A computed fold for a 104-nucleotide RNA from Ramlibacter lithotrophicus, annotated as Glycine riboswitch aptamer.
The sequence is in RNAcentral, with records from Rfam.
RNA sequence: CACUUCCUUGCUGGAGAGAGGCGGCGCCGCGAGCGCCGUCCACCGAAGGAGCAAACCCGCCUGCGCGGGUGAAUCUCUCAGGUAAAGCGGACAGCAGGGGCCGG
Numbered sequence: 001c002a003c004u005u006c007c008u009u010g011c012u013g014g015a016g017a018g019a020g021g022c023g024g025c026g027c028c029g030c031g032a033g034c035g036c037c038g039u040c041c042a043c044c045g046a047a048g049g050a051g052c053a054a055a056c057c058c059g060c061c062u063g064c065g066c067g068g069g070u071g072a073a074u075c076u077c078u079c080a081g082g083u084a085a086a087g088c089g090g091a092c093a094g095c096a097g098g099g100g101c102c103g104g
Stems, first nucleotide, its partner, number of pairs: 001103001006099008018041001020040008042083003048079001049077003055070006
């Protein structure tokens, strides 16, 4: 110096699914409405988490093989999280920076 790649900061964009039932509490009392908590069922997948294909490697064995290991995701699961609007979160992407690795 340091493209790509890895990490990180700021800004921007960013989906899906019940305004569910029941009970309790709070908002001056009742009602309505709203918020919170618990519970039940239904649903979503893009925080996080878990699983695996091919390929490769090892062992057994020479069998159109057997067992094990490494092994990806926006696929699968739905533990966690989430399910009107707003807000928060949000894989991932764009822009602008910072750091670092192989290497020179």
Source information: Rfam family: Glycine riboswitch aptamer. Rfam 15.1 lists 9,425 matches to the family in 5,228 species.